[in-house]
Context: one part of a larger RNA
RNA sequence: CUGGGCUUAAAGCGUGUGUAGGCGGAAGCUUAAGCGUUUUGUGAAAUCCCUCGGCUUAACCGAGGAAUUGCUUGACGAACUGGGCUUCUUGAGGCAGGUAGGGGUGCGCAGAACUCUUGGUGGAGCGGUGGAAUGCGUAGAUAUCAAGAGGAAUGCCGGUGGAGAAGUCGGUGCACUGGGCCUGACCUGACGCUGAGACACGAAAGCGUGGGGAGCGAACGGGAUUAGAUACCCCGGUAGUCCACGCCGUAAACGAUGCCUACUAGGUUGUGGUGGUUCUGACGCAGCACAGCCGAAGCCAAAGUGUUAAGUAGGCCGCCUGGGGAGUACGGUCGCAAGGCUAAAACUC
Numbered sequence: 001c002u003g004g005g006c007u008u009a010a011a012g013c014g015u016g017u018g019u020a021g022g023c024g025g026a027a028g029c030u031u032a033a034g035c036g037u038u039u040u041g042u043g044a045a046a047u048c049c050c051u052c053g054g055c056u057u058a059a060c061c062g063a064g065g066a067a068u069u070g071c072u073u074g075a076c077g078a079a080c081u082g083g084g085c086u087u088c089u090u091g092a093g094g095c096a097g098g099u100a101g102g103g104g105u106g107c108g109c110a111g112a113a114c115u116c117u118u119g120g121u122g123g124a125g126c127g128g129u130g131g132a133a134u135g136c137g138u139a140g141a142u143a144u145c146a147a148g149a150g151g152a153a154u155g156c157c158g159g160u161g162g163a164g165a166a167g168u169c170g171g172u173g174c175a176c177u178g179g180g181c182c183u184g185a186c187c188u189g190a191c192g193c194u195g196a197g198a199c200a201c202g203a204a205a206g207c208g209u210g211g212g213g214a215g216c217g218a219a220c221g222g223g224a225u226u227a228g229a230u231a232c233c234c235c236g237g238u239a240g241u242c243c244a245c246g247c248c249g250u251a252a253a254c255g256a257u258g259c260c261u262a263c264u265a266g267g268u269u270g271u272g273g274u275g276g277u278u279c280u281g282a283c284g285c286a287g288c289a290c291a292g293c294c295g296a297a298g299c300c301a302a303a304g305u306g307u308u309a310a311g312u313a314g315g316c317c318g319c320c321u322g323g324g325g326a327g328u329a330c331g332g333u334c335g336c337a338a339g340g341c342u343a344a345a346a347c348u349c
Stems, first nucleotide, its partner, number of pairs: 004320003007303002012317001014201004021194003025088007033081002035077004041071002049065006091191001092188003095184005103177007110154001114150008125136002162169002206247006215241002220236004258316006266294007274286002277284001298305002322349003331342004
C1' cells in the first nucleotide's frame, strides 16, 4: 500500500464560517476527454509458459508459438462519467403572513439576603464544635429598632422545559440585533454537500493595564484532632472571584458518538406552529419541527443501540495501528509569561 476500524478496547479536531479539492437532482440535443471494440508501430535477445526436436536419460541445448497486462497511429460505438447548449422544479435560496424563546450587546431600575457605618433600646455574654479552643464582647458585643453606604447574585415560577454552532444563557424595563419553526406556493432555477490550509468564536484557572472589592476564599497565620496532620473540622485571611480593554486557547470542551442525504415496525410523553371537519368553539382526526422515554427487525464482544441508529447505503473531512519511554526531547511556530500546537528515537516488556 491493500485490508480493518474510531460510544465504553487505540482512534471524531471544543465549535462554526469558508478557500482549494473531492462528490453532486430531472429531461433533451451535441461532443468524444475518460470508456469499449478493432487496427498501426513498438514493447531487444535470453529467462518464465506451451508444442516439437538433439545429446542412452536428466540437467543442458536447438526450433516454433504464446506472453510481454505498457506506450502509440487511425477507424467505429455512445449506455455511463466528463465538456458544451437548451429546458424543468422536487434539492437549495428568496418573498409574504404568523409565531415561541434564560439567543447576543448596551443602558437603566427593583426587591430579599449579607457586611460595614451612625444613632436608639438593652446589659453579659456571643460565636463555633463530635467536644472544645483560637476569635469577638463592659472602650457595651450577640439580639432588636431606625437611618445610611457598598458589592455580588437573582428565591418562588423552574420543568425529564426553552434558546444557541459550541463554550454557554435565568430578577425586570427600554434600545439595537442574530437565528429557528409554521403556513402559502408568488419568484430564482441545482445556485447544492463536505471541507486540507485559513479565519472566527471558545468554561474555569492564569497573565497585562486601570478600576472595584460585600460575601466566598488558593497561599498564609492561628485553634483543634493526631504517633505525626504541611489535611479533613473551627477562627481569621491575601491573590482571585466582579467591571473595562488586551492576551491565553486549554477541559471528563461528553451523547466519551464529525457533517450532509435517502431508506427501514410501532407505542408513549413534553414544547412550538398548522390544516380540514364544525354555524363558532371544545373533543376527536390528519400533518410539520424540536426535545425525551420504551421497544420490532437489524446491529453489537457485551453493556446496549434501535426514524435523534451504534440499522441499510452514498458523499466529504478528521483520526487509530501493542504497553512503557511520551503527548516527552530536539527543531519549528505562537505567547508578556505560564505554556500551547506540531512531534520522535534509543532503551525496555
Predicted 3D model of a 349-nucleotide part of an RNA (small-subunit ribosomal RNA, central domain) from a metagenome. RNAcentral holds the full RNA, with entries from SILVA.